[in-house]
Context: one part of a larger RNA
RNA sequence: CGUGGUUGCUUGAGAGGAGUCUUUCCUAGUACGAGAGGACCGGAAAGAACGAACCCCUGGUGUAUCGGCUGUCGCGCCAGCGGCACUGUCGAGUAGCUAAGUUCGGAGUGGAUAACCGUUGAAAGCAUCUAAACGGGAAGCCCACCUCAAGAUAAGGCAACUGUAUAUCUUCGGAUAUACAACACCUCCUGGAAGAUGACCAGGUUGAUAGGCUUCAGGUGGAAGUACAGUGAUGUAUUGAGCCAAGAAGUACUAAGUGGUG
Numbered sequence: 001c002g003u004g005g006u007u008g009c010u011u012g013a014g015a016g017g018a019g020u021c022u023u024u025c026c027u028a029g030u031a032c033g034a035g036a037g038g039a040c041c042g043g044a045a046a047g048a049a050c051g052a053a054c055c056c057c058u059g060g061u062g063u064a065u066c067g068g069c070u071g072u073c074g075c076g077c078c079a080g081c082g083g084c085a086c087u088g089u090c091g092a093g094u095a096g097c098u099a100a101g102u103u104c105g106g107a108g109u110g111g112a113u114a115a116c117c118g119u120u121g122a123a124a125g126c127a128u129c130u131a132a133a134c135g136g137g138a139a140g141c142c143c144a145c146c147u148c149a150a151g152a153u154a155a156g157g158c159a160a161c162u163g164u165a166u167a168u169c170u171u172c173g174g175a176u177a178u179a180c181a182a183c184a185c186c187u188c189c190u191g192g193a194a195g196a197u198g199a200c201c202a203g204g205u206u207g208a209u210a211g212g213c214u215u216c217a218g219g220u221g222g223a224a225g226u227a228c229a230g231u232g233a234u235g236u237a238u239u240g241a242g243c244c245a246a247g248a249a250g251u252a253c254u255a256a257g258u259g260g261u262g
């Protein structure tokens, strides 16, 4: 830009993905075979690699969380803290992201076939799967399974809306133009398990979108101060304390008040 417009839901022309393999057991030590050995067909289970999704479990990471420790500098000193030293280093660790973790997948049915195997059957009184006609037959093909998909310009389908006023034209059904309304969308703003940017999704006061606050979950692991015990290092009590990022719920305290297009 096109497909009348807007919103929502879709069909599927077409395209892509997937398609794997092994072992064990039963049938059965059966058929077969002198024996050694050892099946087809059919049924069941386990696994490998590959793929997808996810984070409940096991772990990893987690330089905005908590704690321990060393040196040095600073806050006048003690105590308590802060800066720097690879995130100073060490021990843990929420969310998120993850694999080595968890769950799932390749199934099944059908159709047309390949090589090949057949039925009937002439040309050619026989024979012949083929010439007419009719069957069987593969991990392969089509369908089936998963995903995308109407720029499929043949631009599809369904539902709702497409109003009012004025003017012009009119085949009197309606059409066109302008203005306004309703609705929708965009800009703008608050954000996101969405994202390079667009886009997508949730919201914009008729509001829980983000921040803050409260409560909770979860992490760390017992704050500071004070008291007591001890000469002291230190310990005990107050105390599962104090502190806390991305988590959950609640709560308008703060920030989302505009303008435009159809």
Base pairs, nucleotide, nucleotide: 001151004162005161006160007159008158009157010156014148015147016146017145020048021047022046023045024044025043026042032037050105051104052103053102054101058099059098060097061096065092066091067090068089069088070085071084072083073082074081075080110142111141116136117135118134119133163180164179165178166177167176168175169174183262184261185260186259188204189203190202191201192200209255210254211253212251213250214249215248216247218244219243220242225238226237227236228235229234

This is a predicted structure of a 262-nucleotide part of an RNA (large-subunit ribosomal RNA, domain VI) from a Candidatus Moraniibacteriota bacterium.
The sequence was found in a public genome assembly.
Model confidence (mean pLDDT): 82 of 100.
Taxonomically the source falls in Candidatus Moraniibacteriota (Bacteria, Bacteria candidate phyla).